């Protein structure tokens, strides 16, 4: 820097990502080189082999070998001569190099000191010296024991082995002078005392030997600083601290011992616990830091474990010894052997790390005079892409943009892609073959040559493991060489098939439930490249522990509050000092490494010279502001004094009154108390009221305030008496005395506790009574504890301003409390307090703001993601109750804060609507019709399921429709288009089969202008699907809703989401309109513009109309005429709160206003904003994608879509007298109509039939019903009501069985107004009546769709149900209350705490036992040529063993407990 909480936002805070980096590993892939690296695990066990020897110029000498003499037994012995192994004595080495990291929190280890407390072979450098004797022992010979390793005894033999004697101060000690210094002391010159030396060899050239003293190098010893984590480890220590003395050591020292003292460590972290070799340096980071301590250097420690000394200069010794312990081995069972953390190797662990090579050629290193010899140190191969580095797999040209693949909107385009192919061109690498004995080479060995006698150089010769290696040339040929992850966002790179919450991915966020760019494959494209990934682990990014560089009101965090230790900070001026601080010098700060030149490998990793740098610690010189420290001195801080004055400020007492229960007496009579409504309770034994009188307890009405005091907790009636505090005003006085404060220590609300009291009212618990689905609650009636009091525990609160104290500074306004000055009496002004608003700053923002959350400065307390958890152990502390301190395992991507828009609310304010309310008429009860649910069936096709599904699609289901079921046929059915090519039929009629499609058989049978038509079949291109997905989708529709909202642009204001405008005040049906205003403006939407309807005018007058004239008839606009009217159907006009009169600023309202047909959107239609509801339709159509193709297509019959115990919705017909029958009479409107409507006539009881005429219609036809006028029935299951049924017909139609309609006659159920719920509907409106039409052969229509006739009632009002719009408010909701979310039970699983018990480790402690050793003792034995010695046998200490109690720490565990 990114992702990641949210609908957005901004802030806090976690988690995760992208760099780098390794001693790694694992998974796929692999040409080559150079330079590094390669058991991180079991300091596990090891087989073999190697890894330390050398010297004959220190010694004695042997086997043996030659060559020569002798004797002979001719292949043997003996001498002589030269030569000489191994072994042995001696002498230097073996403490060097090489491994490895147990143990160690430590003077180890790094710095820098100091050693006047100290050692040092082998080198160097000075002086001296090196006489004279001595006896042995190994080896050789011989004897013996044992398997073996090993040893015993005797003889004899030498040394640069050993021992004595002799000399010597410059060694040691004591001391004198004299000088120096740092306390013991050093140094020079002197005196005394003591003690100790020595080695040869030998080529005669050296060499080696002893003493001293110095140098150099190596070690030792002290000390200053620095050097991990835990306080749930707070006390530790007896050689412990010290002192004098001894002993010890190379030296100092309690290092060790008597004695004596009682110290000594420790909050600045003793002591215990864990962990762990330390630097130099790696890595990462701007850095400051944080990690790491492989390889290379330096230190240390270790060498199966655990003690021990010896030898030596040097060791408590990795390839030495002893002892003891655990493995292993050989073993004749009696005893021995062994120590790879050395090189290679081997098992074993384990993800995991290599050859039982090569040479001493170079460098070191032993040991030697040298040549040599030894060297698994070293120099080199070998193995491994383990890292770093370098080079190569080819370069140029080439488009028919070939094939092949992938995608595609597919007669085609894209992309792979110049990539290929074919051309030419180079040859690093590869192959072959040649050269190259390149540097790295010196020592030696021979000459010369400087110097002078052993260095130095120069010439010649020798000596190469790497190695026939680097290098180089020749040929040959693109020939021998490319993977790997990625590819949804962070983060670069996209499509197409398969899968279908499967399989799988996955670092976070997350993908996957049928169009996955995310899984799995494929094309392609990205990253990187002989390597790519993945994992693991550090660091960074994380300012996420913050010195640099955070914070603590509301996010995680300020201690409840004062007092006050240590500690941290500290006011004025002078002067002194320099400890901090600053500067200058010195000294150290090992090489390597890091960084900067510059050189060598063809380059570069590597590598080499040089430089710089190493930021540190000594030491030593200045410097003096600022801090310290010493001295003096001031007053502005702090405190004192003196007076003034506040107040519920504490204790401790005394007392008032009003209430409230109680109690005793009186009036008095039935209730009373309670509640939303009751009961439970009191009460005729007298309550409730009410009136005297007393009794006890708690608590103080008014005043009384955003008021006062107090360090918080707190404190309120009145007096007193004690005490303490603050303020204010003036003066003196001390003179920095200050301000915080861990750990202490004080106080410290309610509620508990504990002893004793009180106890009037309240009141946990508890009883009862209600509510309630239940009510262990809310409500009522009781009521114990407690509340009061005294002492005494407890120490916690949302102990809050959620805001730690102290000072000092920084805009204003405007209250109030106490003191003081001042006044013109109104105020002003000042100190200290408490309040509100506000500037600038500050803050996510909300908000703060002088009583800071600004500005700065000291001290203190707390925070570091949410759950677990303030919870588990553990300690403290408390009668108990708890309380402080306080973790981890394991889980998640969060949780969380503030502001924003919505949505919601049994929140709040305002409006609205047939919502309620008033009314009228219904549903639900009946019978039907019809739609759904269910069940049923072979199929009852499908769809529509709150409101917004259910007389809905469907505005016509006998076939058909028909999609559904049985059965039975076909496989291109139809259709149309074009080409081609053939054929003349094809069609009809009639027969048989069949259910029918269909098949069969028969019969007629073309026209022609000769182009063709016309009909069929054949072939090419294009089927088909009412099969899935309305959650892919057009388009249509419904619903909130005809509710008045919905936004936009610029401007302004927020850090932003946002928000202003759309908010307020009126109005209004209305975001309609006014007025206001950081808004101005605009757009969909409302209104209006459309259309029907109500009045008029004007124009036209048939098919419509008849006033007035005239004709015709019974009678009639039937006729001639007319346009007056009514209609028609074009065009206008009218209506705008425009007038008037109140209110109002204004929009506007008000009026029985006027005028008008009509009045205030006249009254209806059409018109439905932004969007919601993943709302309906894939079965109207269209369409993506899947799906079936002899079938999920298509044809045909018949059969279903009309079932039927049931439940629902929506109608119709009724229950009858405002009616039903029967007669008779009147009056629309708006549609139809030629395969139709039909006048009229005639037949039929009717439906209908036969006839016949008009009109594709204002011309002719269909045609009203309640109404009115009579008359009958009298309240009955009726003359009411027609369902059901038998009979008979009529009609449509191919066909009324399943399954029409209608008539006519018979029959004549149920029902006599309908529970709970519930719908509609404010005027020409409900209610009733009737018509007509659309589909339609016909019709299940009592559905729809229109039309007119008759024609009411009633609205007080908005509390209250439903919806709805504005504004405001709280929210932990955003799928948005049908949200969110809590506990318990169940089942399973994971982590953990407690736990009888079981069973481990590592400390310490007490007792006892004790190996080897070293010091000590004693030593009769042993034993010497001399010094010496030794065996034994004791003491002390200690590994190690034993036993015992008890702390500490793991692991398991029935069982249980929360998570």
């Nucleotide at each position: 820097g990114a992702g990641u909480u949210u609908g957005a936002u901004c802030c806090u805070g976690g988690c995760u990502c992208a760099g780098g980096a390794u001693g790694a590993a694992c998974g796929c892939u692999a040409g080559c080189g150079g330079g590094a690296g390669g058991c991180u695990u079991a300091a596990c066990a090891c087989a073999u082999g190697c890894a330390a020897g050398c010297c004959g110029a220190g010694c004695g000498g042997u086997a043996u070998u030659a060559g020569g003499u002798a004797g002979c037994u001719u292949g043997c012995u003996a001498c002589c001569u030269a030569a000489g192994a191994g072994a042995g004595c001696g002498g230097c080495g073996c403490a060097c190099g090489g491994g490895u990291g147990c143990g160690u929190a430590a003077c180890g280890c790094g710095u820098a000191u100091g050693g006047a407390a100290c050692u040092u072979g082998c080198c160097c450098u000075a002086u001296u010296c090196a006489c004279u004797g001595g006896g042995a022992u190994a080896g050789c010979c011989c004897u013996u024991c044992g398997a073996a390793a090993g040893g015993a005894g005797g003889a004899u033999u030498a040394a640069u082995a050993c021992c004595g004697g002799a000399u010597a101060a410059c060694a040691u000690a004591u001391u004198a002078a004299u000088u120096g210094g740092c306390a013991u002391c050093g140094a020079u010159u002197g005196a005394u005392a003591u003690u100790g030396a020595a080695a040869g060899a030998u080529u005669u050239a050296u060499u080696g030997g002893a003493a001293u003293a110095g140098g150099a190098u190596a070690g030792u010893c002290a000390u200053g600083c620095g050097u991990u984590a835990g306080a749930u480890u707070a006390g530790u220590u007896a050689g412990u601290u010290g002192g004098u003395g001894a002993g010890g050591u190379a030296a100092c020292g309690g290092c060790u011992c008597a004695c004596c003292a009682a110290g000594a460590c420790g909050a600045u972290g003793a002591u215990c616990u864990a962990u762990a070799g330390g630097g130099g340096u790696c890595c990462u980071g701007a850095g400051a830091g944080g990690g790491a301590g492989a390889a290379c250097c330096c230190c240390c420690a270790c060498a199966c474990u655990g003690g021990u000394a010896c030898u030596g200069a040097g060791a408590c010794a990795c390839g030495g010894a002893c002892c003891a312990g655990a493995c292993u081995c050989c073993u004749a069972c009696g005893g021995g052997a062994g120590g790879c953390a050395g090189c290679a190797g081997u098992g074993a662990g384990g993800a995991a790390u290599a050859u039982u090579g090569g040479a001493c050629a170079a460098u070191g290193g032993g040991u030697g005079g040298a040549a040599g010899c030894c060297u698994g140190a070293u120099c080199c191969a070998g193995c491994c892409a383990u890292c770093c580095c370098g080079c190569g797999u080819g370069c140029a040209g080439g488009a028919a943009g070939a094939c092949g693949g992938c995608c595609u909107u597919a007669u085609g385009g894209g992309u792979u892609g110049u990539a290929a192919a074919c051309u030419g061109c180079u040859u690093u690498u590869a192959u072959a073959c040649u050269a190259g004995g390149a540097u790295a080479a010196a020592c030696c060995u021979a000459c010369c040559c400087a110097c002078g006698a052993g260095u130095g150089g120069g010439u010649a010769g020798c000596u190469g493991a790497a190695g026939g290696u680097a290098u180089a040339g020749u040929a040959u040929g693109a020939a021998u060489a490319a993977g790997c992850a990625c590819c949804g966002g962070c983060u670069a790179a996209c499509u197409c098939c398969g899968u279908g919450c499967c399989a799988g991915c996955a670092g976070c966020c997350g993908c996957g439930g049928u169009a996955a760019u995310a899984c799995g494959g494929a094309g392609g494209g990205u990253g990187c490249g002989a390597g790519c990934g993945u994992u693991a682990u550090c660091c960074g990014g994380a300012u996420u522990u913050a010195u640099u560089g955070g914070g603590u009101u509301u996010a995680a965090a300020g201690g409840g509050u004062c007092c006050g230790u240590a500690g941290g900070c500290g006011g004025c001026u002078u002067a002194a000092u320099a400890a901090g601080u600053c500067a200058g010098a010195g000294g150290u700060g090992a090489a390597a490494g890091c960084c900067c030149a510059c050189a060598g490998c063809u380059u570069a990793a590597c590598u080499g010279u040089g430089g710089a740098a190493c930021u540190g610690c000594c030491u030593u010189u200045g410097a003096u502001a600022c801090u310290g420290u010493u001295a003096a001195g001031c007053u502005a801080g702090a405190a004192u004094u003196a007076g003034u004055u506040u107040g519920a400020a504490g204790u401790a007492g005394c007392u008032a009154g009003a209430a409230u229960a109680c109690g005793u007496a009186g009036u008095g009579u039935a209730g009373c108390g309670g509640u939303g409504a009751a009961a439970u309770g009191c009460a005729u034994a007298g309550a409730u009221a009410u009136u005297a009188c007393g009794u006890g307890g708690a608590a103080u009405a008014c005043c009384a305030a955003u008021u006062g005091c107090g360090a918080a907790g707190g404190c309120a009636g009145g007096u007193u008496a004690c005490u303490a505090a603050g303020u204010c005003u003036a003066u003196a006085u001390u003179g920095a005395c200050g301000c915080u404060g861990a750990u202490g220590g004080a106080c410290g609300a309610a509620a508990g506790c504990g002893u004793g009291g009180g106890g009037a009212g309240c009141g946990a618990a508890c009883a009862g009574g209600a509510u309630u689905a239940g009510a262990u609650a809310c409500c009522c009636u009781g009521g114990u504890a407690g509340u009061c009091c005294a002492c005494g525990c407890c120490g916690u609160a949302a102990a809050c301003g959620a805001u730690g104290g102290a000072u000092a500074c920084u805009u204003g306004c405007u209250g109030u409390u106490g003191g003081g000055u001042u006044u013109u009496c109104g105020g002003a002004u000042u100190c200290a307090g408490u309040g509100g608003c506000u500037a600038a700053g500050c803050g996510a923002a909300a908000g703060u703001u002088a009583u800071a959350a600004g500005u700065a400065u000291c001290c203190c307390a707390c925070c570091u993601g949410g759950g677990g958890a303030g919870u588990a152990c553990g300690a403290u502390c408390g009668c108990a109750a708890g309380a402080u301190u306080g973790a981890a395992a394991c889980u998640c991507a969060a949780a969380g804060g503030a502001a924003u828009u919505g949505a919601c609310g049994g929140g709040g304010g305002c409006c609205c609507g047939c919502a309620c309310a008033a009314g009228c008429g219904g549903u639900g009860g009946a019978g039907c019709a019809u739609g759904u649910g269910g069940u049923u069936u072979a199929a009852u096709u499908c769809g529509a399921u709150g409101a917004u599904a259910c007389g809905c699609g469907a505005g016509g289901a006998a076939c058909c429709u028909u999609a559904c079921c049985a059965a039975g046929g076909c496989u291109u059915a139809a259709a149309u288009g074009u080409a081609u090519u053939u054929u003349g039929a094809c069609a009809g009629g009639a027969c048989u089969a069949g259910a029918g499609a269909u098949a069969g058989u028969u019969u007629u049978u073309u026209c022609u202008u000769c182009g063709g038509a016309c009909a069929g079949a054949a072939u090419g291109c294009a089927a088909g699907g009412u099969g899935c997905u309305g959650c892919a989708u057009g388009g249509c529709u419904g619903u909130c809703g005809u509710c008045a909202g919905c936004u936009c642009g610029u401007g302004c204001c927020g850090u932003g989401a946002g928000g202003u405008g759309u908010u307020a005040g009126g109005u209004u049906a209305a975001g309609u309109c006014c007025u206001g205003c950081a808004a101005c403006g605009a757009g969909c939407g409302c209104a209006a513009c459309c259309c029907c309807u109500a009045u008029c005018a004007u124009u036209a007058g048939u098919u419509g109309c008849c006033a007035g004239c005239g004709u015709u008839u019974a009678a009639a606009g039937a006729c001639g005429g007319g346009g007056a009217c009514u209609c028609u159907a074009a065009u206008g006009a009218g209506a705008c709160u425009g007038c008037c009169g109140g209110c109002g600023u204004a929009a506007g309202c008000c009026g029985c206003g006027a005028g008008g047909a009509a009045g205030g959107u006249g009254g209806g239609g059409a018109c439905g904003a932004c969007g919601u509801c993943g709302a309906g339709u894939c079965a109207u159509c269209a369409c993506g994608g899947c799906c079936c193709u002899u079938a999920c297509g298509u044809c045909u019959u018949g059969g279903g879509c009309u079932a039927c115990a049931c439940a629902c919705g929506u109608g119709c017909u009724a229950c009858a007298a405002u009616g039903g029958c029967c007669g008779g009479u009147a009056c629309a409107g708006a549609g139809g109509g030629c395969a139709g409507c039909u006048a009229c006539c005639a037949g039929g009881u009717g439906a209908c039939u036969g006839g016949a005429u008009g009109c594709g219609a204002a011309u002719c036809u269909c045609g009203a019903a309640a109404g009115c006028c009579g008359g009958u029935c009298u309240c009955a299951g009726u003359u009411c009501g027609g369902a059901u049924u038998g009979g008979a017909g009529u009609c449509u139609g191919c066909a009324a069985c399943u399954c029409g309609a209608c008539u006519c006659u018979a029959u004549g159920a149920a029902g006599c107004u309908g529970g709970a719920a519930u719908c509609g509907c404010u005027a020409g409106u409900a209610a009733u009546c009737g018509c007509a039409u659309a589909u339609c052969a016909g019709c299940c229509a009592u559905g729809a769709u229109g039309c007119g006739g008759u024609g009411a009632a009633u609205a007080c009002g908005u509390u209250c149900c439903c919806g709805g719009g504005c504004c405001u408010u709280g929210u932990a909701c955003a799928c948005a209350c049908c949200g969110c979310c809590c506990g318990u039970c169940a089942a399973g699983c994971c982590a953990u705490g407690g736990a009888a018990g079981c069973u481990g480790g590592g400390g310490g402690u007490a007792c006892u036992u004790g190996a080897a050793g070293u010091c000590g003792g004693u030593g009769a034995c042993c034993g010497u040529a001399a010094c010496a010695g030794g065996a034994g046998c004791u003491g002390c200490c200690u590994a190690g063993g034993g036993u015992a109690a008890a702390a500490c720490u793991g692991g398991u565990a029935a069982c249980u407990a929360g998570g």
RNAcentral holds the sequence, with entries from ENA, Greengenes and SILVA. Predicted 3D model of a 1459-nucleotide RNA (small-subunit ribosomal RNA) from an uncultured bacterium. Its Rfam family is "Bacterial small subunit ribosomal RNA". Its mean pLDDT, the model's own confidence on a scale to 100, is 80.